RNAcentral holds the sequence, with entries from Ribocentre. This is a predicted structure of a 94-nucleotide RNA (Glycine riboswitch aptamer) from Clostridium autoethanogenum. The model forms 89% of the base pairs in the Rfam consensus.
RNA sequence: GGACAAAACUCUGAAAAAGCUGUUAUUAAGACAGUACCAAAGGUGAAAGAUAUUUAAUAUCGAAACUCUCAGGUAAAAAAACAGAGGAUAUGUG
Repeated sequence: GGACAAAACUCUGAAAAAGCUGUUAUUAAGACAGUACCAAAGGUGAAAGAUAUUUAAUAUCGAAACUCUCAGGUAAAAAAACAGAGGAUAUGUG
C1' cells in the first nucleotide's frame, strides 16, 4: 500500500398451526391444569468423510431449510429463519 470479508445495527419483505376446554384474575392482554397442533428465534441429534489409538474395534471432529419438539408459538399485535437495501468508496484483520 492493500484483495476480500464475517458479525452486529437500522429499514423493508417474511410462512405454518386450537380466537380449544376447565379453574382463577382482569377493561383487555395474563396465570395454572388438560388434550390437540406448527416449524423459520434459540437449542438437540449425527451422514459421507477425516484423524488418533489399536489390530479391527474404540474414541474425537463432522452440515442443513433434515431431525426432535426442550424452549418458542397456534385471531390480531409482538417475535421470526432467510432475503434485499443502507450507514459503507466504512472499521478491523490478514
The organism belongs to Clostridium, within Bacteria.